[in-house]
């Protein structure tokens, strides 16, 4: 200012109402005229004139002055009409209207004063000289320092003065459940402002939007001399902006202004344009219509969807058009709006739908299209080839003549919490105390009536909202009426309670006395032990250090040991979750001084009390200054080690400092991370200090004060808290508001210094964080296993070949498999094939499958060309009764891909791992996630069993059933068997079934006995018995999952991709290429061997495109030949190692056989790249293998050979068999790898995790910054415009006065001077802002570059304050803190 509510010292034109008056004079003026300056603009002179313009006199009941005697101040006049009178004929005169002048009241208007209340900033703390009072003045319409002299020193101020920024307030409007919070268009109600600054002037009211001066910017005229002007009235232009209208009609009606009226002015106003800007209301039709039409999308291709939607078919006509009629708004003349509302009538569905979303949040899906691109995105987030998240398409939600986007505001957000929030660990108690102001405050009386409570009054304008009625067909709107307006102000009652005064108690605080713990606190003093140093003695070669060492000391005698001195610094034992202290802190022993605290008894004061912003005072450690002091110790520093380095951890030195005085400094994880005071809510056990009662004991029972634990209710997000509360209450105070930037930069205050205290922002993220949970992971811990290590035993790594890999080559060397769990794998067999790769030749509905439709002497065969596919020529008739049907040709659908994607998938498969787990139901705990069960004690291969338990069951896994094997019966004995009977070369025959052996069924082992341990259990040792003993041995058998684990090339298979080829088919070469590297095996390297000769035992398996006997040939591989046999008969088939004999005799050999020459067998259409065998010959490496490193625990290793798939042929590989057969295990401290409990944890793509900081590059904001640019501001000084107010010689001057006049007096006016004074101007002193070369740190950002600080004991526990050093993270000393893992004592609890 402004809102409410009040005051006293005021003014008022118009309006109301009463009272009183309205007489008689005077002197100029514009207008006009005449001149005359000047471009204008406008002026000057001269002259007439009127008035309700002006001056005086006269009167004045009341006004006003007063010294109370008195003094003093006023008006104008115009009109209607008229009967007597009067008349200069203009009138006077008299009603009666309208003025006018005084002065009172009044209504409304306004000026002026107070109380309250009104936005941010304290990084603005001190402002003020007319300041604040006071006397006298002066001004003013009025009170006042509003102005001026004079006195006095005041006012204001943390309840926020100053200052800085911002901003008109108010009714209200939006939003709220409300408290509140935002905001003041539009409508009203004050206020302000009017180009900018000042300033009066008129006037009832201005210091005046459309008036005056005057000054300054600007814009127009000009004859350059001068002049004009102010749209922030209404329309309109420009500019500026994201953006905001017509240079319209009209005074018709409402309303104002002058006027007596008529009227006349009114961009107010009432109308009409223009904008979907809002807010209401209506339309774009309505019914029937299924072949479920076309199109379009989509699709499993059947079909589903648009969709009754259209077509059609039958109705209507709102609005909009068109015609006819036509208002109310006006009582009377008098409609801009208007031919407008409003009516009727006519024609036709006919002229009318957009827009936004369709991942969650949020209602609403699919195609295509792209391919971390283009793009979306409000927040999470979508997008790397299958996108419901981009982009288009259909379809679908929404809303609707709108529909979305941006901004903004309240809401949600109890997220600044009065209602209605917290600070133990998320952010938040100050380090700690004493105390000012202030809030807060014990019992009781009486008063009082500030609060508080009723009630009455006035007052909160109106509109606005909110009911419930009315008017416009409804509704937006409008009207009346009623609540509302939570508030003020008066008065009146009341007296519980707070307060306010008086007055009183004692419980609250406090004093006095007796006692009493104590490392309380200051000073003096003083003791002994231990390091170190000196001396001296005694003694010899090392000492000292470490994970191991060296550096460093020592023969000039060290270390070590004995005596003696020296000098400092700290006090072992006691000693304890023990005491004292407000915190920091406080220990050896005595003294003095001194603080406090607790305990008893009774006295005494009488609320004196609690908190505690400012202030003020202690406050470890480092550090700082000055002076001692320095023995240890030790930042810094030097050496030596470590290490890839090692500014470190570890050692050897070693300065500051650590002491003390004396002053700074004021911070620490100064923590219980837990302000301080009172009070109230179970308990239980320890411990320190008093004190009372029982009582002599191993003492006991209660009390107060202190310090632990353990727990109940109650609180807690949860851990945890619990009378020492973090429970419940009251009172005071500090401190919090996402995370980084930062406790940082500016400013300010403190300090020497270091630096502290106060304390932000731009920008930049979607988090940061607290407890708890499930895992996982630890250079954490128990407690267990497993060829996992030690024990042995053969190996591999070294040779040569083999085989697979990589690498390299190549035209191709097809593809895959990649740590364990690719690598003699996929391959159980690559010369053509196979095959997927290359060249080169050919096909093009196809090599192969189906359907349609047309045509057909097809397919084979045989000639020719050709490398071959394949061409071409001849030959050449199937089935059927026909229709037709194979087969072949043409055409259209369509095949075909070993192309891609194992990160789209099925399936199978590896792997943890045959490890002992992984799970679910009810129950129960917990806010939950989740736990529990499943943990615990035993015990087992085993979540195997047993016990225990808020758990009781249960399911996949273990285990059993299954298959082999091992011992026995039993029942059949061919093709097997053969004791005993016959009979033979020969189990050949005849017989047998006793044996073996096969085939079947069965039996058997179950910790069942028996001691013993053990918990009366589960088990576990030991022993009998027995073919076998505690799962007898072996296989099969793989829970939940886990590795985007492996396969798209077994197979299937979604999308993509090729179609005269990425398909198909031939012929050749290629997967076999070789300077290298690896795995995996073979064969050796020899004498427990090699070779020659004799000789003797298997067992599993094959065998008709086949095993192939006997006999024969061949030195052999082989080769003729063909008996036998679908096989317990026949063949493969002699096993081989061993036995027995003989040689060789320690060598590069009588090992070893690699390479090569030569000769030949065999399979095959073919052995040249590129097979496999044999025989002759050649005889390489290689004398046991570095680092390393791989299997095995019993019929195993380790040796011996034998078979089988595969296959035309072609294994050292595989997958089976048998033979001969050891050695070692004390044991679980370490490697690996697994379970189970458990702690930590900042991992959770889970330790191949996270993560820090420096260095680089980009951007980005900010801070200093030489300076320099505007802006705004306070101080002084100078100039001083207009103007008002004062003073004024001298000038100029109708009316009034004096005067006959000239002339003078009152006044008044220009001009002069003072005060004050705006802009300017100057200097100063400050604030903010731009800009800025260099500087600084910060933030940000897919792969940068150095280290690894930190989470685990994080590999030296971390962190917190200081200090010093270092590329960085840091690293160290000093002093704190657990927010430190683990073990081991101690203490104290709990439990039995």
């Nucleotide at each position: 200012a402004u809102a409410u509510c009040g005051g006293a010292a005021c003014g008022u034109a118009u309006c109301c109402a009463a009272u009183a008056a309205u007489g008689g004079g005077g002197g100029a003026u514009a207008a006009c005229u005449a001149a005359u300056c000047g471009a204008a603009a406008g002026g000057u002179u001269g002259g007439c004139u009127a008035a309700u313009a002006c001056c005086g006199c006269a009167u004045a009941c009341g006004c006003c002055c007063u010294a109370c005697g008195g003094g003093g101040g006023a008006a104008a006049g115009c009109u209607a009409g008229g009967g007597a009178c009067c008349u200069u004929c203009g009138g006077g005169c008299c009603u009666g209207g309208c003025g006018u002048u005084a002065a009172u009241g009044g209504a409304g208007c306004g000026g002026c004063c107070g109380a309250u209340a009104u936005c941010u900033g304290a990084u603005u703390a001190g402002c003020u000289a007319g300041u604040u009072g006071g006397u006298g003045g002066g001004g003013u319409a009025a009170a006042g320092g509003c102005c001026c002299a004079c006195c006095a020193a005041g006012g204001c101020g943390a309840c926020g003065a100053u200052c800085a920024g911002u901003a008109g307030c108010u009714g209200g409007u939006c939003u709220g459940a409300g408290a509140g919070g935002a905001c003041g268009a539009c409508c009203a109600g004050c206020c302000a402002c009017a180009c900018u600054g000042g300033a009066a002037c008129u006037g009832a009211g201005a210091c005046a939007c459309g008036g005056u001066c005057c000054a300054g910017a600007c814009u127009c005229c000009u004859a350059c001399g001068g002049g004009a002007g102010g749209c922030a009235g209404c329309a309109g232009u420009g500019g500026g902006g994201a953006a905001u209208u017509u240079u319209g009609c009209g005074c018709a009606a409402u309303g104002g202004g002058c006027g007596a009226a008529a009227g006349c002015c009114u961009g107010a106003c009432g109308c009409a344009g223009c904008a979907a800007c809002g807010c209401c209301g209506c339309g774009u039709g309505c019914g029937g219509g299924a072949u479920g039409a076309a199109g379009g999308c989509c699709u499993u291709c059947g079909g589903g969807u648009u969709g009754u939607a259209a077509a059609c078919c039958g109705c209507u006509u709102u609005c909009a058009g068109c015609a006819g009629g036509g208002a109310u708004g006006a009582a009377a003349c008098u409609g801009a709006c208007a031919g407008u509302a409003c009516c009727u009538g006519c024609a036709g569905a006919a002229g009318a739908a957009g827009c936004c979303c369709c991942g969650g949040c949020u209602a609403a899906c699919u195609a295509c299209g792209u391919g971390c691109c283009a793009g979306c995105a409000g927040c999470c987030g979508c997008g790397g080839u299958a996108a419901u998240a981009c982009g288009u398409a259909g379809g679908g939600g929404g809303c609707a003549a709108g529909c979305g986007u941006u901004a903004u505001c309240c809401g949600g957000a109890u997220u600044c919490a009065u209602u209605g929030g917290g600070c133990g660990u998320a952010a938040a108690g100050a380090g700690c105390g004493c105390g000012u102001a202030g809030g807060c405050g014990g019992a009781u009386u009486g008063u009082u009536a500030a609060g508080c409570g009723c009630g009455a009054u006035g007052u909160g304008a109106a509109a606005a909202c909110u009911g419930g009625g009315g008017g416009c067909u409804c509704a937006a709107c409008c009207c009346g009426c009623a609540g509302c307006c939570u508030g003020c102000a008066u008065c009146g009652c009341g007296a519980a309670c707070u307060g306010g005064c008086a007055g009183u108690c004692u419980u609250g605080a406090g004093u006095c006395u007796g006692g009493u713990a104590g490392a309380g606190g200051a000073a003096a003093g003083u003791g002994g032990a231990a390091u170190u140093c000196c001396c001296a003695g005694u003694g010899u070669a090392g000492c000292g250090g470490u994970g191991a060492a060296a550096u460093g000391c020592g023969c000039a005698g060290a270390u070590a040991u004995u005596g003696g001195g020296a000098g400092g610094a700290a006090c072992a034992c006691c000693a304890g979750u023990g005491g004292c202290g407000a915190a920091g802190g406080c220990g050896g022993c005595u003294u003095u001084c001194u603080g406090g605290g607790c305990c008893a008894c009774g006295a005494c004061u009488g609320a004196c009390g609690c908190u505690g912003a400012g202030g003020c005072g202690c406050g470890a450690a480092a550090g700082c200054u000055a002076g001692g002091g320095g023995a240890g110790c030790a930042a810094a520093c030097a050496g030596g080690a470590u290490u890839a380095g090692a500014u470190a951890c570890c050692c050897u030195g070693g300065u500051a400092g650590u002491c003390c005085u004396a002053g700074c400094c004021g911070u620490a994880a100064a923590c219980g991370a837990u302000g301080g005071g009172c009070a109230c809510u179970a308990g239980g056990u320890g411990u320190g200090g008093g004190g009372g009662g029982a009582u002599u004991a191993c003492u006991c029972c209660u009390u107060c004060c202190g310090u632990g634990c353990c727990g109940c209710a109650g609180c807690u997000a949860a851990c945890g808290c619990a009378u020492u509360a973090a429970g419940u209450g009251c009172c005071c105070c500090g401190c919090c508001u996402g995370g980084g930037g930062a406790g940082u930069a500016c400013g300010g205050c403190c300090g020497c210094a270091a630096g502290g205290c106060u304390a932000a922002a731009a920008c930049u993220c979607a988090a940061a964080g607290g407890a708890a949970u499930u895992g996982a992971c630890g250079g954490g811990g128990g407690c267990c296993c497993g060829c996992a290590c030690a024990a042995g035993c053969a190996g591999c790594g070294g040779a040569g070949c083999a085989u697979g890999u990589g690498g390299c080559u190549u035209a191709a060397u097809u593809c895959g498999a990649a740590g364990c769990a690719a690598c003699g794998c996929g391959a159980a067999g690559a010369a053509c094939c196979u095959u997927a790769c290359c060249a080169g030749g050919g096909c093009u509905u196809g090599a192969c499958a189906u359907g349609c439709a047309g045509g057909u002497g097809a397919a084979g065969c045989g000639g020719c060309g050709g490398a071959a596919a394949c061409g071409u020529c001849g030959u050449g008739g199937c089935c059927g009764a026909a229709a037709g049907g194979a087969g072949c040709c043409u055409g259209c659908g369509c095949a075909g891909g070993u192309g891609g994607u194992g990160c789209a998938u099925g399936g199978c498969u590896g792997u943890c791992g045959u490890c002992a787990g992984c799970u679910c139901g009810u129950g129960u705990c917990g806010u939950g996630a989740g736990a529990u069960g499943u943990u615990g004690g035993g015990u087992u291969a085993a979540g195997u069993c047993c016990c225990g338990c808020a758990a009781c069951g249960a399911g996949c896994g273990c285990a059993a059933c299954c298959c082999c094997u091992g011992u026995c019966g039993u029942a059949u004995g061919u093709u097997g068997c053969c004791a005993g009977c016959a009979u033979u070369u020969a189990g050949u025959u005849g017989g047998g079934g006793a044996c073996u052996c096969a085939u079947a069924c069965g039996a058997g082992a179950c910790u069942g006995c028996c001691g013993g341990c053990g918990u009366c259990a589960a088990g576990c040792c030991g022993g009998a018995g027995g073919a076998a003993g505690g799962u007898g041995g072996g296989g099969a058998u793989g829970a939940c999952g886990u590795c985007a684990a492996g396969u798209c090339a077994u197979c299937a298979u979604g999308c993509c991709c090729c179609u005269u080829a990425u398909g198909u088919c031939c012929u050749g070469g290629g997967c076999u290429g070789c300077a290298c590297a690896c795995g995996u095996g073979c064969u050796a390297c020899a004498a427990u061997g090699g070779c020659c000769g004799a000789u003797a035992c298997a067992a599993c398996g094959g065998g008709u495109u086949g095993c192939g006997a006997u006999a024969c040939c061949g030195c052999g591989a082989g080769g003729u030949g063909g008996a036998g046999c679908g096989a317990a008969u026949c063949c493969c088939u002699u096993a081989a190692a061993g036995u027995c004999g003989g040689c060789c005799c320690c060598a590069g050999u009588u090992c070893g056989g690699a390479u090569c020459g030569g000769a030949g067998g065999c399979u095959g259409c073919a052995a040249c790249u590129c097979g496999c065998c044999u025989c002759c010959g050649u005889g390489a490496a290689g004398u046991c293998g570095g680092a390393g490193u791989u299997g095995c625990u019993a019929g195993u290793a380790a040796u011996c050979g034998c078979g089988g798939a595969u296959c035309a042929g072609c294994a050292u590989g595989c997958c089976g068999c048998g033979g001969u057969g050891a050695a070692u295990a004390c044991g679980u401290u370490c490697c690996c790898g697994g379970g189970c409990c458990u702690u930590g944890u900042a991992c959770a793509c889970a330790c191949c995790g996270c993560c820090c900081g420096u260095c680089a590059c980009a951007c980005c904001a900010c801070c200093c910054g030489a300076g320099u640019c505007g802006u705004c501001c306070g101080c002084a000084c100078c100039c001083g415009a207009a103007g008002u107010c004062g003073c004024u010689g001298g000038c100029c001057u109708a009316a009034c006065c004096c005067g006959c006049a000239a002339g003078g007096g009152a006044g008044g006016g220009a001009g002069g001077c003072g005060c004050c004074g705006a802009a300017g101007g100057u200097g100063u002193a400050g604030a903010g802002g731009g800009u800025a070369a260099g500087g600084g740190g910060g933030g940000u950002g897919a792969a940068g570059u150095c280290g690894u600080a930190a989470c685990a004991a994080g590999g030296u526990a971390g962190c917190c304050g200081u200090a010093c050093c270092g590329g960085a993270a840091g690293g160290u000393g000093c002093g704190g803190c657990u927010g430190g893992a683990u073990c081991a004592c101690c203490u104290c609890c709990u439990u039995u």
Model confidence (mean pLDDT): 86 of 100.
Small-subunit ribosomal RNA from a Coriobacteriia bacterium, 1392 nucleotides, folded computationally.